[in-house]
RNA sequence: GGGCGACUAGUUUAAUGGCAAAACAUUUCCUUUACACGGAAGAAAACAAGGUUCGAUUCCUUGGUCGCCCA
Numbered sequence: 001g002g003g004c005g006a007c008u009a010g011u012u013u014a015a016u017g018g019c020a021a022a023a024c025a026u027u028u029c030c031u032u033u034a035c036a037c038g039g040a041a042g043a044a045a046a047c048a049a050g051g052u053u054c055g056a057u058u059c060c061u062u063g064g065u066c067g068c069c070c071a
Stems, first nucleotide, its partner, number of pairs: 001070007010024004018054001026042005047063005
């Protein structure tokens, strides 16, 4: 320098053009003498900017970061 891929909650991953889901973690409550385990409830997220669309996390373009391959 060229090609390809990924970016979603604190972490690891889903799904999808129409409310963004789960596990672990975290908060509150119940249970216990207490802790742990267990049970119930809750908070918490789309890399950035444009474009297409009635509607974009999803499709397109550009940029950023990370990874892989070639030279």
Transfer RNA from a Patescibacteria group bacterium, 71 nucleotides, folded computationally. Lineage of the source: Bacteria > Bacteria candidate phyla. Rfam family: tRNA. By type it is a transfer RNA. Rfam's curators write: Transfer RNA (tRNA) molecules are approximately 80 nucleotides in length. Model confidence (mean pLDDT): 82 of 100.